[in-house]
Formats: sequence, C1' cells, structure tokens
RNA sequence: GAUAGAGGUUGCGUAUUUCAUCAGUAGUUUUCCGGAUGUGGCUGGCACAGGGGAAGGGAAAGGAAAGGGGAAUGCGCCGAAAGGAGAUGGUUCCAGGCAGCCAUAGCCUUGGGAGUGCAGUUAAGAGCUGUACGACUGUCAUCAAUACGAUGGGGCGCUAUC
Repeated sequence: GAUAGAGGUUGCGUAUUUCAUCAGUAGUUUUCCGGAUGUGGCUGGCACAGGGGAAGGGAAAGGAAAGGGGAAUGCGCCGAAAGGAGAUGGUUCCAGGCAGCCAUAGCCUUGGGAGUGCAGUUAAGAGCUGUACGACUGUCAUCAAUACGAUGGGGCGCUAUC
C1' cells in the first nucleotide's frame, strides 16, 4: 500500500407498505359582527384582491396534507453516519442587502448505543440536534495476572492475510 472483517438484538442510513398522531387543525362554502386594508419571505418597486365590503372575530357545513413517529419487509453499508462555520452556483414576481430551499467541492468535530440535566427544533411530555455528566459496551497500550481487574488513548483507529 491492497484485500477482507469486527463492535450492536436499540450499530448507521435509505426505500416501500401499513397504523396512530398531525386535527376536527389549515385551506373552502354559507351567514352574522366589523368598517379599510390584505397577499406575493423582509425592504423598495410592481402586480393582484378589496365600500358589489379588506383585515380580524362568532356560528354552521364539510374537511386535508407534508414533516416527524411505531411495526413489517427489502436495499446499501461499519465515517456506516451526524453536526458546525463558511465558499460557489441555482431558485423564491423584479432589484439589491438579508432570510429560506436545493446542489457541488473542500475544512473542522464526533468510537458506539441508551439514560439524566440544560438549550434549540417540532403540533407534541414523541422524535431529532448540540452540550455536560457518570455508568455500560467495543478496541488498543501499560500495569497486574488463578480467576478477576486498574489506568489511559481514539475510527486518518483496531484485527487478519498478501
């Protein structure tokens, strides 16, 4: 250097199906109150709707979806993958500063899953993300060594073969 592997029964990611939630919510229709604004991410412009009644609120009718989650079945894997700050390009009526979304090539952090506290996100006491903590687990090093254990390190690692 190349190849092949291991961690775990809650390993990681993804697809399909199904179930609950989202939610009697949003949008829609009718009617009443109301009485001049509202929508297109913010600002400016422009466009559209509006005294033939805007925003907002009450009542009735009818009524979703996406994201996230559980289960099952497959697929790809073991920096699997997750996150952070930027760069370039595209996109959201037009413009430019911002904001959101998508893609690309890099940089930095994290061995792994769960628990608890705090913070963020979310409809949510679910879940996800970040951070701190101790325990568990896997691996290597040192010490010890009957068994057992102690300390420390990290995946650019560890094991096997060539």